[in-house]
A computed fold for a 128-nucleotide RNA from Metabacillus mangrovi, annotated as c-di-AMP riboswitch aptamer (ydaO/yuaA leader).
Formats: sequence, C1' cells, structure tokens
RNA sequence: CGCUUAAUCCUUUUGGAGCGGGGGACCCAAUUUUUACGUGCAUCUGCACUGGGGGUGAAUUCUUAUUUAAAGAAAGGGCUACUUCCGGCCCUAACCCGACAGCUAACCCCGUAAGCGUUCUGAAGAGG
Repeated sequence: CGCUUAAUCCUUUUGGAGCGGGGGACCCAAUUUUUACGUGCAUCUGCACUGGGGGUGAAUUCUUAUUUAAAGAAAGGGCUACUUCCGGCCCUAACCCGACAGCUAACCCCGUAAGCGUUCUGAAGAGG
C1' cells in the first nucleotide's frame, strides 16, 4: 500500500458515530414430520446435553463411488490495484442457539473479531 470481512472512525475515560445481525404485532403465510424429546436435580423452575428445528456466513444441491478416501456437475462467492466486460486464477468452511423463534411496525438485544499478500492479459469508458 492492497485483499477477505459488517468488523471502520471519533473520544482522556465511561462511551459515541457509521456499518452489520437477531428477537418481536395486525395483515399475509403456514395447518403437522409419526417415533420425539432424552438424562440428572427439582416439583414446575433451573442446569447440562443433542438426533428435531433454527441462526451468522457465498459456503448448498445432485451424480458416481464408498476402499481409508475421493471425483465430477450444477448453483453460489472472491481476486485480477479507477469501473465494466473478455480471458485467467481460486473458495464452497467454520461456529452458534439448545426443544425454541415464519413475515413483522413500535419496541428490545447483540457484533464491530480474525486472517492474509494479488496484478502489470486484452478491449471500452472515466479520471489526472
């Protein structure tokens, strides 16, 4: 100096601004998916767990195979140092809630970590 990302800036400090996320009405949508909740304490409350369900995120689905394993396709996402396109190169993780949440005005709550080092292919446009 630049990249992924909401993750930056201000302030002596408590904090604030900006950006981002969750919960939460009418209306609308939905109308059971059985087994289903289980364990310990407890006596209707609380704690712990996870197979159901849900959340942040691009990080999902399908096919083959299943020999430890993996491969491919679709779809989604990122970089290529002004923007867009062509071309090229990559990613499709991880974590959280704890039986529970559709949308959702008012209202309530929360985050502002972390990790890295790309290009000088072409075309058009913009700017200096």

Model confidence (mean pLDDT): 76 of 100.